This is a predicted structure of a 71-nucleotide RNA (Glycine riboswitch aptamer) from Thermoanaerobacter ethanolicus. Its mean pLDDT, the model's own confidence on a scale to 100, is 81. Taxonomically the source falls in Thermoanaerobacter (Bacteria, Bacillota, Thermoanaerobacterales, Thermoanaerobacteraceae). The RNAcentral record of the sequence draws on MGnify.
């Protein structure tokens, strides 16, 4: 990259649905910075399962970071 296994957390109103209020969740992506490096210096690069919640989600199902197995 593909294949299959396994894989969390958070809901209520309101509506026939579509949806809409309000909360609330961290594991698709996305964005903050710790050492440290670079600058005379303003400063500038800079990572996560950490923060934040823009995007995602809050029966189930899908999808999923991440692990294992296999090509």
């Nucleotide at each position: 990259c593909c294949u299959c296994u396994g894989g969390a957390a958070a809901g209520c109103u309101c509506g026939c649905a579509a949806g809409a209020g309000c909360a609330c969740c961290g594991a698709a992506g996305g964005a903050g910075c710790a050492a440290u490096a670079c600058a005379u210096a303003a400063g500038u690069a800079g990572a996560a399962g950490c923060u934040c919640u823009c995007a995602g989600g809050u029966c189930a199902a899908a999808a999923a970071a991440c692990a294992g197995a296999g090509g």